Predicted 3D model of a 391-nucleotide RNA (Bacterial RNase P class A) from Dentiradicibacter hellwigii. It matches the Rfam family "Bacterial RNase P class A". Rfam classes the family as a ribozyme. The sequence is in RNAcentral, with records from ENA. A source record names the gene rnpB. The model forms 91% of the base pairs in the Rfam consensus. Its mean pLDDT, the model's own confidence on a scale to 100, is 79.

[in-house]
RNA sequence: GAAGUCGGCCAGGCAACCGCUGCGCGCUGCGGCGCGGAGAGGAAAGUCCGGGCUUCACAGAGCGGGAUGCCGGCUAACGGCCGGGCGCAGCAAGUCGAAAGACCCAAGGCGACGGAAAGUGCAACAGAGAGCAGACCGCCGAUGGCCGAACGGGCAUCGUCAUGUGCGAUCGCUGUUUCGGCACAGGCAAGGGUGAAACGGCGAGGUAAAAGCUCACCGCGGACGUGGUAACACGGACGGCACGGCAAACCCCAUCCGAAGCAAGGCCAAAUAGGGAAGCAUGGACGUGGCUCGCGUCGCUUCCGGGUAGGCCGCUUGAGUGCGUCGGUAACGGCGUACCUAGAGGAAUGGUUGCCCACGACAGAACCCGGCUUAUCGGCCGGCUUCCUUU
Repeated sequence: GAAGUCGGCCAGGCAACCGCUGCGCGCUGCGGCGCGGAGAGGAAAGUCCGGGCUUCACAGAGCGGGAUGCCGGCUAACGGCCGGGCGCAGCAAGUCGAAAGACCCAAGGCGACGGAAAGUGCAACAGAGAGCAGACCGCCGAUGGCCGAACGGGCAUCGUCAUGUGCGAUCGCUGUUUCGGCACAGGCAAGGGUGAAACGGCGAGGUAAAAGCUCACCGCGGACGUGGUAACACGGACGGCACGGCAAACCCCAUCCGAAGCAAGGCCAAAUAGGGAAGCAUGGACGUGGCUCGCGUCGCUUCCGGGUAGGCCGCUUGAGUGCGUCGGUAACGGCGUACCUAGAGGAAUGGUUGCCCACGACAGAACCCGGCUUAUCGGCCGGCUUCCUUU
């Protein structure tokens, strides 16, 4: 310097004028007026997680339910963040190649990544066979069977003689023999084929053909040793393959979780109606089956409480922000210093004009904060890796 990749920051600028909502000061005739200063975001959004705060409940535990799930750290907490491990895919570069492509794959990307020898269950289609399976094509057919040939012995029949355990013949039977054939029984799973997945891979030996049947290497397994806080990695022996996949199926294990939400909730408090207490009148009316007493209701005054309208608080100073420094690889934390940055309540934060440019996106607070996700015109800066050049 180029390419790739990841992250951080900004979110049209300036000026004038006219408005809107709080705040401070001053004036006021209490209606307002003047001056000063402030006034949306990186997502204010979705409301998906976590927490603060508030009310309810509260002695503790369990069942049920939900969430999370490699390891270590950070944090108020988290399903977030940082660092590491393992696995997967793979661009550039590199290696091989004529090419297609293959191998290897930096930075970077993706991963609900505990447990499948606790149990139950699932696997469409295709396929012979989908779980402790299976034989469609195929290989073999050693062994057994069948056929043919050769050979041997025995038996049977016939012929013959010297009549014997004789000799010869047979398109008769037969065989611990040999050769060839069939592919019937049977053996095998190497190869082909199906599938997301086919009961370790590859090479050699071995065999009739095969097979961890045997051996080397690789994989796998449980121990051991070494390194690491750990996940895990590496190593040499041993085992001879037994133990395939799915838990985003039930389930098991570990950890965490009470519920509702600012219309939470608290305070002040009219008018009217109703409630309670005390006093007054004890005279009257009504009720208490007729009468008396008593009791109750109706009247007046004062006080109390609940509560509506309305007002105030909650409300923005906070796990705050900037800078510096220290610790840490980092997330983050400690210390110092500076700053205050919307707080409305039907709801303000806007409009017009001029100039400039790269022509301006998504979008508007409503108790607050930490995250995640989604939307977004563009611009600036930095880290890492690879390659090239120069010194």